Pistol ribozyme, 64 nucleotides, folded computationally. Rfam family: Pistol ribozyme. Its family is annotated with catalytic activity in the Gene Ontology. The literature on the family includes a 2020 paper in Angew Chem Int Ed Engl by Teplova et al., "Crucial Roles of Two Hydrated Mg(2+) Ions in Reaction Catalysis of the Pistol Ribozyme". Model confidence (mean pLDDT): 85 of 100. The model forms 100% of the base pairs in the Rfam consensus.
RNA sequence: ACUCGACCGUGCGAGUAUAAAUAGUGUGCUUAGGCACGGUGCGGCAAGAAUAAUCUUGUAUGCA
Numbered sequence: 001a002c003u004c005g006a007c008c009g010u011g012c013g014a015g016u017a018u019a020a021a022u023a024g025u026g027u028g029c030u031u032a033g034g035c036a037c038g039g040u041g042c043g044g045c046a047a048g049a050a051u052a053a054u055c056u057u058g059u060a061u062g063c064a
Stems, first nucleotide, its partner, number of pairs: 001016005006040006027064003034042001044059006
C1' cells in the first nucleotide's frame, strides 16, 4: 500500500496476491442471525400469495 471479515464510516483483526480464518470478545452460554457501533436491510428469519419460478410485507440473536 492492497485484499478480506455483507455494504459505507470508524474501530478491531488477519493475510501478501490469496479471500480465507482457530483472529477480530473479558468469559460462558445462546441464536437461523454474519467481528463491534450507527446507518443500510445485502445475506438470513417469519408470514402471506403462487403448481412452480418468484413476488409482497414485517423483523433485524439473546442472557448472565